[in-house]
RNA sequence: CAGGUCGGCCGGGUGGUCGCUGGCGGGCGAUGCGCUGCAUCGCUUCGCUGGAGGAAAGUCCGCGCUCCGCAGAGCACGGUGCUGGCUAACAGCCAGGCGGGGAGACCCGACAGAACAGUGCCACAGAGAGGAUAUUGCCCCGGUUCGCCGGGGUGAGGGUGAAAGGGUGCGGUAAGAGCGCACCGGCGCAUCUGGUGACAGGUGCGGCCAGGUAAACCUCACCGGGAGCAAGGCCAAGCAGGGAUGAGGCGCGGCUCGCGCCGUUGAGUCCCGGGUAGGCUGCUUGAGGCGUGUGGUAACAUGCGUCCCAGAUAGAUGACCAUCACGGGGUGAAAAACCUCGCACAGAACGCGGCUUACAGGCUGACCUGGGCU
Numbered sequence: 001c002a003g004g005u006c007g008g009c010c011g012g013g014u015g016g017u018c019g020c021u022g023g024c025g026g027g028c029g030a031u032g033c034g035c036u037g038c039a040u041c042g043c044u045u046c047g048c049u050g051g052a053g054g055a056a057a058g059u060c061c062g063c064g065c066u067c068c069g070c071a072g073a074g075c076a077c078g079g080u081g082c083u084g085g086c087u088a089a090c091a092g093c094c095a096g097g098c099g100g101g102g103a104g105a106c107c108c109g110a111c112a113g114a115a116c117a118g119u120g121c122c123a124c125a126g127a128g129a130g131g132a133u134a135u136u137g138c139c140c141c142g143g144u145u146c147g148c149c150g151g152g153g154u155g156a157g158g159g160u161g162a163a164a165g166g167g168u169g170c171g172g173u174a175a176g177a178g179c180g181c182a183c184c185g186g187c188g189c190a191u192c193u194g195g196u197g198a199c200a201g202g203u204g205c206g207g208c209c210a211g212g213u214a215a216a217c218c219u220c221a222c223c224g225g226g227a228g229c230a231a232g233g234c235c236a237a238g239c240a241g242g243g244a245u246g247a248g249g250c251g252c253g254g255c256u257c258g259c260g261c262c263g264u265u266g267a268g269u270c271c272c273g274g275g276u277a278g279g280c281u282g283c284u285u286g287a288g289g290c291g292u293g294u295g296g297u298a299a300c301a302u303g304c305g306u307c308c309c310a311g312a313u314a315g316a317u318g319a320c321c322a323u324c325a326c327g328g329g330g331u332g333a334a335a336a337a338c339c340u341c342g343c344a345c346a347g348a349a350c351g352c353g354g355c356u357u358a359c360a361g362g363c364u365g366a367c368c369u370g371g372g373c374u
Stems, first nucleotide, its partner, number of pairs: 001370010012324007020051007027043007053345001057356002060354005065228004077224005082096005097111001098109004112219002118217002120213003135158002137154007166184006185209002187206008232281004241272005248262005288307008326342006
């Protein structure tokens, strides 16, 4: 320098104008009271101040919180599935083991049953896809018109396939075959060493070598109540209902009269419970952020200091202008200058931990491979 692997971080800055929303303070208005005041509520009012994300997303896991349910056991259903650790918990994370891929940094793995508990499935091709087959070949016997035909043995050779009875050699045999033996590979059992463990390495024995498939049914082990902030709690117009009392009540601008309407088939007044609209709460101080120390390989735990950082409810967090930065294009001799275009994915709705997916552009660390120079 080129190509690559694995992380960490940012994801526009500044100024102006006009808005939206939460909080605090002022002003104005209303109401109440124990009325020079205080409290509550409202405002198209003024000032100050807070106001989206790394994924706020998908809603796929796991928790907190809330209400409901719950004797015990079993079945069903669903999930998880190497080991140790972390955590509130997890299908997450960290460290490791094993298997696979890569030249390497590194990446991938639901990775229990070594599929003889049982069942199912295995496209095409092929004779046969399973404790299997007999197409060709080989061997034996019988027949023969000497072309071959029939019966049996064989799985060694050929052929098909992703996959067809471990591999090589010697023996053996009619031909063959773990049929026997030696070595190699796998598996099982016993045992030793190291490791907390998964596991690794060794020794001995056994021809045990009879396909694959369990994110197919199944089996084994472990785990799992249901619904969700539209959870839940409080206040509460109007209408309807219940109780008490009850002969008046309302309108015609104040009074008297009068008139009208309603009312003992109960007006009016007072009270009661449930509760609709609506409002308040839950609501944001939390497994919290930042800095730093300590323990730990790490995930993480913990001490100290410091900070308070959106709470809308049809849903605020925006729009425009200027300028700077970044990227593309053009004019230009030009690294000057000018013109022009672009700047992602996406947006809280009770909160939190993960996973997954989307993303213009940029910064940065470690490592690998190849080349060059000193």

Source information: This is a predicted structure of a 374-nucleotide RNA (Bacterial RNase P class A) from an Aggregatilineales bacterium. Its Rfam family is "Bacterial RNase P class A". Gene Ontology terms of the family: tRNA processing, dimeric ribonuclease P complex and ribonuclease P activity. It is annotated as a ribozyme. The RNAcentral record of the sequence draws on ENA. The source organism's lineage runs through Bacteria, Bacillati, Chloroflexota, Anaerolineae and Aggregatilineales.